The RNA shown here (transfer RNA) has 71 nucleotides and comes from a bacterium. Its Rfam family is "tRNA". The family's RNA type in Rfam is transfer RNA. Gene Ontology term of the family: triplet codon-amino acid adaptor activity. Its mean pLDDT, the model's own confidence on a scale to 100, is 83.
Parts: sequence; structure tokens; C1' cells
RNA sequence: GCGGGCGUUGUUUAAUGGUAGAACGAUUGCCUUCCAAGCAGUAGGUCCGGGUUCGAUUCCCGGCGCCCGCA
Repeated sequence: GCGGGCGUUGUUUAAUGGUAGAACGAUUGCCUUCCAAGCAGUAGGUCCGGGUUCGAUUCCCGGCGCCCGCA
């Protein structure tokens, strides 16, 4: 330099055009003599910019980052 894949909450991961879910973690309460476990709640996310569309995590273009391959 060329080609391909990926980017969603603190972490892992669903959602292939119609209100973004789950697990773990965090936190609050309940329970317990205390802790742990358990139960119930709360907060927290679509990498950035543009386009298409009534509507974009999803489709298209560009950028950025990571990974793989080729040279």
C1' cells in the first nucleotide's frame, strides 16, 4: 500500500427497518446478630459525520479504532 471482518451500558453478548433486551458487575431496599447467599427495585449503551426512508443498531458513503490476510 491492497483486501476482508468487527465496533451496542463497566465486561460479555442479543436485536437484519418500527418503544434497544439479557447475563455478570455497580447501587438501594428486604432478609440475617453480622457477612455471604437469596429476593425485589434503580442507574447506565448503539464509535463519529453525512445520505436513503414516514421511521436506521440495522441499508449506503466517508472517517476513526481494533483484528486477520496479502504485498